The part of an RNA shown here (small-subunit ribosomal RNA, 5' domain) has 526 nucleotides and comes from an uncultured prokaryote. The coordinates come from a structure-prediction model, not an experiment, and the mean pLDDT is 86.
Context: one part of a larger RNA
RNA sequence: UUGAACGCUGGCGGCAGGCUUAACACAUGCAAGUCGAGCGGUAACAGGAGAAGUUUGUUUCUUGCUGACGAGCGGCGGACGGGUGAGUAACGCGUAGGAAUCUGCCUAGCAGUGGGGGAUAGCCCGGAGAAAUCCGGAUUAAUACCGCAUACGCCCUUCGGGGGAAAGAAGGCCUAUUUAUAUGCUUUCACUGUUAGAUGAGCCUGCGUGAGAUUAGCUAGUUGGUAGGGUAAAGGCCUACCAAGGCGUCGAUCUGUAGCCGGCCUGAGAGGGUGAUCGGCCACACUGGAACUGAGACACGGUCCAGACUCCUACGGGAGGCAGCAGUGGGGAAUAUUGCACAAUGGGCGAAAGCCUGAUGCAGCCAUGCCGCGUGUGUGAAGAAGGCCUUCGGGUUGUAAAGCACUUUCAGUUGUGAGGAAAGGGGUGUAGUUAAUAGCUGCAUUCUGUGACGUUAACAACAGAAGAAGCACCGGCUAACUUCGUGCCAGCAGCCGCGGUAAUACGAGGGGUGCAAGCGUUAAUC
Numbered sequence: 001u002u003g004a005a006c007g008c009u010g011g012c013g014g015c016a017g018g019c020u021u022a023a024c025a026c027a028u029g030c031a032a033g034u035c036g037a038g039c040g041g042u043a044a045c046a047g048g049a050g051a052a053g054u055u056u057g058u059u060u061c062u063u064g065c066u067g068a069c070g071a072g073c074g075g076c077g078g079a080c081g082g083g084u085g086a087g088u089a090a091c092g093c094g095u096a097g098g099a100a101u102c103u104g105c106c107u108a109g110c111a112g113u114g115g116g117g118g119a120u121a122g123c124c125c126g127g128a129g130a131a132a133u134c135c136g137g138a139u140u141a142a143u144a145c146c147g148c149a150u151a152c153g154c155c156c157u158u159c160g161g162g163g164g165a166a167a168g169a170a171g172g173c174c175u176a177u178u179u180a181u182a183u184g185c186u187u188u189c190a191c192u193g194u195u196a197g198a199u200g201a202g203c204c205u206g207c208g209u210g211a212g213a214u215u216a217g218c219u220a221g222u223u224g225g226u227a228g229g230g231u232a233a234a235g236g237c238c239u240a241c242c243a244a245g246g247c248g249u250c251g252a253u254c255u256g257u258a259g260c261c262g263g264c265c266u267g268a269g270a271g272g273g274u275g276a277u278c279g280g281c282c283a284c285a286c287u288g289g290a291a292c293u294g295a296g297a298c299a300c301g302g303u304c305c306a307g308a309c310u311c312c313u314a315c316g317g318g319a320g321g322c323a324g325c326a327g328u329g330g331g332g333a334a335u336a337u338u339g340c341a342c343a344a345u346g347g348g349c350g351a352a353a354g355c356c357u358g359a360u361g362c363a364g365c366c367a368u369g370c371c372g373c374g375u376g377u378g379u380g381a382a383g384a385a386g387g388c389c390u391u392c393g394g395g396u397u398g399u400a401a402a403g404c405a406c407u408u409u410c411a412g413u414u415g416u417g418a419g420g421a422a423a424g425g426g427g428u429g430u431a432g433u434u435a436a437u438a439g440c441u442g443c444a445u446u447c448u449g450u451g452a453c454g455u456u457a458a459c460a461a462c463a464g465a466a467g468a469a470g471c472a473c474c475g476g477c478u479a480a481c482u483u484c485g486u487g488c489c490a491g492c493a494g495c496c497g498c499g500g501u502a503a504u505a506c507g508a509g510g511g512g513u514g515c516a517a518g519c520g521u522u523a524a525u526c
Base pairs, nucleotide, nucleotide: 001524002523004522005521006520007519008518011373012372013371014370015369016368017366018365019331024329025328026327028326029325030324033076034075035074038073039072041069042068045067046066047065048063049062050061051060052059053058083284084283085282092209093208094207095206096205097204098203101201102200106197107196108195109194110193111192112191114148116146117145124137125136126135127134128133154163155162156161168189169188170187171186172185173184175182176181177180211255212254217247218246219245222244223243224242225241226240227239228238229237259281260280261279262278263274264273265272266271286307287306288305289304290303309320310319311318312317337363339362340361341360345359346357347356348355349354376406377405378404379403386397387396388395389394410467412462413461414460415459416458420453424448425447426446427445428444429443430442431441432440433439470515471514472513473512474511475496476495477494481510482509483508484507485506491498492497
């Protein structure tokens, strides 16, 4: 000094920390959704309208008309956040550089958003199956999909040329009529191509980063070249051909160990040890393999194949993956609640309101650690009683107690009560945009209004010394001594060593010393 454990003991608070072992197996719940302002729609809920009945409460039916919205198509996000350290001695990490690259959302610039088409899910009908699910038919939409047009800047190029896009939605106004729609104008968002930035990512190199020589030779895509393929991109990354190289006692190869760093512990330093919490990077997601989608994955809560294990089954076939948060069994000396909330911070989606968020914020348990506070204060000699010792005079416990006089921190009860709240919504004014005094956006102002924690912190009042001290040690090292018991026994012990009849060393009593809500022991590092 510790992520500690064990023994005895244990009042309060603040701040931290809490499976180091079995990367063992997991019941249950939750941990990634969101958008109706992309789409066809309407299963549920609420409202409106209509019809029928009626006990005049309302009931039933119809209608997507409205708020909304199950399932579905579509978009974005599920590559972040969270966990673990098995593997890895490696360009993995650290540090300093490099060139042959990509980058959704975001910012800025330029140019555009024209005109068409065919499907498909859902819904409906039918069928198979225990289920998971699957099959057939008919029909329908889109910001889904596919052509055409257009494209100085993008891509390819033999410099002639060739190739390549897009999608609309919502709010408002005017006009027109077919009176609920269309054209036009306008605002906001979205879409396409491209340039630059920002951010993120991939790749390469120098140096550094442990042990063993009781491991001395290793290597065949191996080392280099040419050509081709492949990738976002350099490259034996891959393939064919050619050459025979490449590494190694400055430790190759092999074996066993290990995630690395900022840091942390120790030390005067140099060093030594370590890599919990927090932060950066890496790797992994039941075990092994593979790709798909995508800006990004070879993807923890996606897909496929194989394996082990578990579960369901009508035996035909199916389902699963806590090293997410809780929790269970097991292992272990040993490590917590199947809690509350999205109020704050942050993230995803959305125009927004908002929804989701075991991230996070909080609460619960544990003296696991650090820090702070308390367990009273003053006075009080008859030096009480009792205990212990005694040379029997006394000494000591000891101002200690009792008694007297006070105080009330903390805990308890009652009450008051901040801050964490910024937002968001409504109104008004003003500025910008605009044909517009609509609409939208910014700013100002005003009203309203959101807290899990929470019986919050803090403050005030009340009562009463009231509720709160232990542990180890006392031979020397090392602060602290006597009596009794025991008799090389029982026992102690970190080392030296104590104990065989006067033991300051064992056990107990009294006394003392040291720390103190802790004290000792064990383990471990310096």